[in-house]
RNA sequence: GUGCCCGUAGCUCAGUUGGAUAGAGUACAAGUUUCCGAAACUUGAGGUCAUGGGUUCAAUCCCCAUCGGGCAUA
Numbered sequence: 001g002u003g004c005c006c007g008u009a010g011c012u013c014a015g016u017u018g019g020a021u022a023g024a025g026u027a028c029a030a031g032u033u034u035c036c037g038a039a040a041c042u043u044g045a046g047g048u049c050a051u052g053g054g055u056u057c058a059a060u061c062c063c064c065a066u067c068g069g070g071c072a073u074a
Base pairs, nucleotide, nucleotide: 001073002072003071004070005069006068007067010026011025012024013023019057028044029043030042031041032040050066051065052064053063054062
C1' cells in the first nucleotide's frame, strides 16, 4: 500500500429486516443490614452510539470519506 473485521457508559460487551425512553455485567454514589467493614439487597448517577457528510418522514443500524485499533498479504 491492498483486503477483511472492529469502534456503543470509567472498564468488558449485547443490541438493531431502519421506528419503544439506547441496555446488561462490573466499577462508582446513596440507603437497608452490621459494633465497623466485606458480602447481599434496593435505589441512583453515568452515553456526541469514534468524527464529518449523505439517503430517509425517521439512522446506533444503510451508503461515502476521515480517524483509531486488530488480523492477513507483499